Predicted 3D model of an 85-nucleotide RNA (c-di-GMP-I riboswitch aptamer) from Thermincola ferriacetica. Of the family's consensus pairs, 100% are formed in the model. It matches the Rfam family "c-di-GMP-I riboswitch aptamer". Rfam links the family to the GO term cyclic-di-GMP binding.
RNA sequence: CAGUGCUAAGGGCAAACCUGUCAAAAGACUGGGACGCAAAGCCAUAGAGUCUAAGGUGCGUAUCGCUGACAGCCUGACCGCCGCG
Numbered sequence: 001c002a003g004u005g006c007u008a009a010g011g012g013c014a015a016a017c018c019u020g021u022c023a024a025a026a027g028a029c030u031g032g033g034a035c036g037c038a039a040a041g042c043c044a045u046a047g048a049g050u051c052u053a054a055g056g057u058g059c060g061u062a063u064c065g066c067u068g069a070c071a072g073c074c075u076g077a078c079c080g081c082c083g084c085g
Stems, first nucleotide, its partner, number of pairs: 003084003012037002017032002020029003035072001041078001043076001046075002049070003055067004
């Protein structure tokens, strides 16, 4: 440096649910809490998918596209601890 994650070591993150807050909602943040995770680190203007749809916008008039959300759905990019051969 590339590959790999059986065994460790030091650790890390934090599902559901509940408290408080924000939002029309999906959902997010906060505190508790652990289902799990070798990337459950990060990127939503990388691709695809799923969810919401109050308002605005487009016109093909639609249960649609854009504007919103999800990275713990998958693929992918970038960064990273330690071990093993």